This is a predicted structure of an 89-nucleotide RNA (SAM riboswitch aptamer (S box leader)) from Arthrobacter sp. 260.
The sequence was found by an Rfam model in a public genome assembly.
RNA sequence: CAACCAUCCAGAGCGGCUGAGAGACCUGGCUCGUUGAAGCCGCAGCAACCACCCUUUGGGGCCGGUGCUACUGCCAGGACCGAUGGAGA
Repeated sequence: CAACCAUCCAGAGCGGCUGAGAGACCUGGCUCGUUGAAGCCGCAGCAACCACCCUUUGGGGCCGGUGCUACUGCCAGGACCGAUGGAGA
């Protein structure tokens, strides 16, 4: 980072700093938020994409690379939709 593949109604939060917004974008709703949003840091956890392991149409979850931890990707409509991983350049 163009094109490609897979997944997105399951699961899993506390503390510190900070201080007003947040749930990707637009419109409309709904919801969360000074009893502390988003962000950053620490620790913990979830999951099983890659890696690893096993008795390999499947299973495991101790170590590694990511990801994730309100609400179905919050809902409906919209668009060169978005996000994450793999593979690739």
It matches the Rfam family "SAM riboswitch aptamer (S box leader)". Rfam's curators write: The SAM riboswitch is found upstream of a number of genes which code for proteins involved in methionine or cysteine biosynthesis in Gram-positive bacteria.